[in-house]
Molecule: Glycine riboswitch aptamer
Organism: Thiotrichaceae bacterium
RNA sequence: UUGUUCUACGCAGGAGAGUAUCCGUGAUAACAGCGGAUCACCGAAGGCGCAAAUUCGUCUAGAAACGCUCAGGUAAACGGGACUGCAUAGAACCA
Numbered sequence: 001u002u003g004u005u006c007u008a009c010g011c012a013g014g015a016g017a018g019u020a021u022c023c024g025u026g027a028u029a030a031c032a033g034c035g036g037a038u039c040a041c042c043g044a045a046g047g048c049g050c051a052a053a054u055u056c057g058u059c060u061a062g063a064a065a066c067g068c069u070c071a072g073g074u075a076a077a078c079g080g081g082a083c084u085g086c087a088u089a090g091a092a093c094c095a
Stems, first nucleotide, its partner, number of pairs: 001095001003093006010086004018039001020038006040074003046070001047068003054061001
């Protein structure tokens, strides 16, 4: 200096599922919002779980966008969002 990987930050893209019902609150009726309860649903924050290979054999280890839904989420908007692209910085490794 180049490359790869990881981490952080910035910008952009980014799915799914209830405008659920009831109660309380909500300047006046209503609505939004907030709190609680009930049922239904989603999986791409996080979390948990597992196979084959690997071994003489056993234990252990053993992945995910798979499974489970604890958590989170379910009109639009806001927000969150795995992951992807671009860019910056740092670290590690190879040459």